[in-house]
Context: one part of a larger RNA
């Protein structure tokens, strides 16, 4: 000097930060991942009106709610560091060994069929979770034909590299697709304004960008030699298999090889970096918050499904645990937010809001984000600010002291006169808001077209969790608002009184056994101050 700190004793306001560093223990409760009806079929109720022959129909509620097929999305964003000493992380390349949903650019297409299936119905099994069966349906869900080339494969020629698997041509084969919304009647066809015309949005395919991401390699990355040897998928090969891809990455079989004292191999301890702290640097020691890679999601183990996962809030299996049962069986995963028991010295509300800013989905309004923005707890940290200001000697009274004259506490206080920060009352009242939607306009493409869809402007209206917050006025009055540690020497601050090597103090030297500036209390100082000291760890 510092610190995610804790403990004593005090604590008046704000601003910005920061808060399980221990058991990655074990979790009661709510929330924390949806959305799309402009893909698709189905479809209520209650509640009003009205009829009425009542165990009632009808209309609206309303094609609303809900569930379900089907897209996207759930691999993000939030957690924790437990394992890892390693191509994990840093830097510096490499991929002539790759992949890439969504978005951007440029090209060509979106022809024509089909069979089912959930919802629903109707049967049954179960105590529940759920589950089997019979029967209907739709689709941008699922399968087929067709047709394309700049697409894969094979074979070939040419060219490029140190060399291949790269580039560029040519022949054979062999792969695509899905539709929806809006208007309109010009053309085509009318029994309809659709099958048609325009547009806006999807779809297939393929080439290029981008973005992310997979491998692979030089270099650097902790302590022990009181760890010296270690190694059978080891190390190389050829063929087979596998990946988006090289590769003992799997397998067969052949070779007998790889690493090691420039420390293998074991073991101990650790997530790594930007950076932080401290230093005059060099260095040291650390990795809270922020941000950037890994790693992991009760333990262990696979995969599936998708561009992308072997997936925190998915699936199958096994093991511990915890809970439900009708004992036949099932269910569950806070190292998200909050919040509980436990552990500990020690760490917070089961709060408000999606208004901002991000994201997911939707054409859009929107929805749905415990990501975030706020706002409550705690002097835990820094930084700011009050606690008043000037005047005022009869140096009052009272304590302390004492040579008993007087010293000190002390301008301190009383009193006088003023100021109005914080806090309290009262009144006004932001900015963060761009936007998006609706209306209404102007204008330019598009078209037959003044519809109707796009853009670009201008007007009007509509959105604040925080919050009646910040911040301004006004109001009354010094009124509410200082401790804590020292005072023998380091080290700034001295005196009585008590104790009598006792009590007790102490960082180090060391003080106490009758005059203790060292112990306890007073009185005076001294030093920081909403703090202050102590204890811990780091330089």
């Nucleotide at each position: 000097a510092a610190u995610g700190a804790a403990c004593g004793c005090u604590g008046g306001c704000g601003g910005c930060g920061u808060g399980c560093c221990u058991a990655a223990c074990a979790c009661a409760u709510g929330c924390a991942a949806g959305u799309c009806g402009a893909a698709c079929g189905a479809g209520a109720a209650a509640g009003u009106u009205c009829c009425u022959u009542u165990u009632g129909g009808a209309a609206u509620g309303a094609g609303u709610a809900u569930a379900g097929u089907g897209g996207c999305g759930c691999a993000c964003g939030g957690g924790u560091g437990a394992g890892u000493a390693a191509c994990g992380c840093g830097u510096g390349g490499g991929u002539g060994a790759u992949c890439u949903g969504u978005c951007c650019g440029g090209a060509a297409g979106u022809u024509u069929g089909g069979g089912a299936u959930a919802a629903c119905u109707g049967g049954g099994c179960g105590a529940a979770a759920g589950u089997c069966u019979g029967g209907c349906u739709a689709a941008u869900a699922c399968c087929g034909a067709a047709u394309u080339g700049u697409c894969g494969a094979a074979g070939u020629a040419u060219u490029u590299u140190u060399g291949a698997u790269g580039a560029u041509g040519c022949u054979u084969u062999g792969u695509a697709a899905a539709g929806g919304g809006u208007g309109c009647c010009u053309c085509u066809g009318a029994u309809u304004c659709a099958a048609g015309c325009a547009u806006c949005u999807g779809c297939u395919u393929u080439c290029g960008g981008g973005u992310g991401a997979g491998c692979c390699c030089g270099c650097g990355u902790a302590u022990c030699a009181u760890u010296a040897g270690c190694u059978a998928g080891u190390u190389g090969g050829u063929g087979g298999g596998g990946u988006a891809a090289a590769g003992g990455c799997u397998u067969a079989c052949c070779a007998a090889g790889g690493c090691a004292a420039c420390g293998a191999u074991g073991a101990u301890u650790a997530g790594c970096u930007g950076g932080u702290c401290u230093g005059a640097g060099a260095g040291g020691a650390u990795g809270a918050u922020c941000a950037g890679c890994c790693a992991c999601a009760c333990u262990g183990g696979a995969a599936c499904u998708g561009g992308a996962a072997c997936a925190c809030g998915g699936u199958c299996c096994a093991g511990a645990c915890u809970c439900c049962u009708a004992c036949g069986g099932g269910a569950g995963g806070c190292a998200g937010c909050a919040g509980u028991g436990g552990g500990g010295a020690a760490u917070a509300u089961u709060g408000c809001g999606c208004a901002a800013u991000g994201g997911g989905c939707g054409a859009a309004a929107g929805c749905c984000u415990g990501a975030c923005g706020c706002a409550g707890c705690a002097a835990c940290g820094c930084c700011g600010c009050g606690u008043g200001g000037g005047g005022g000697a009869a140096g009052a009274a009272g304590g302390u002291u004492u040579u008993c004259g007087g010293a000190u506490u002390g301008u301190a206080a009383a009193c006088c006169c003023c100021u109005g920060u914080c806090a309290g009352g009262a009144g006004g009242g932001a900015a963060g808001a761009a936007g998006u939607g609706u209306u209404u306009u102007a204008u330019g493409g598009u078209u037959a077209a003044c519809a109707g869809c796009c853009a670009u402007g201008g007007g009007a209206u509509u959105u604040g969790a925080c919050g009646g917050u910040a911040c301004c006025u006004c109001c009354a009055g010094a009124g509410g608002a200082a401790g804590c540690a020292c005072c023998g020497g380091c080290u700034a601050a001295c005196u009585c009184c008590g104790u009598g090597c006792c009590a007790g103090c102490a960082g180090c030297c060391g003080c106490g056994g009758u005059a203790a500036u060292a112990c306890a209390g007073a009185g005076g100082g001294u030093g920081c101050a909403a703090g202050c000291g102590u204890u811990a760890u780091u330089c």

The part of an RNA shown here (small-subunit ribosomal RNA, 5' domain) has 539 nucleotides and comes from an uncultured bacterium. The prediction has a mean pLDDT of 84.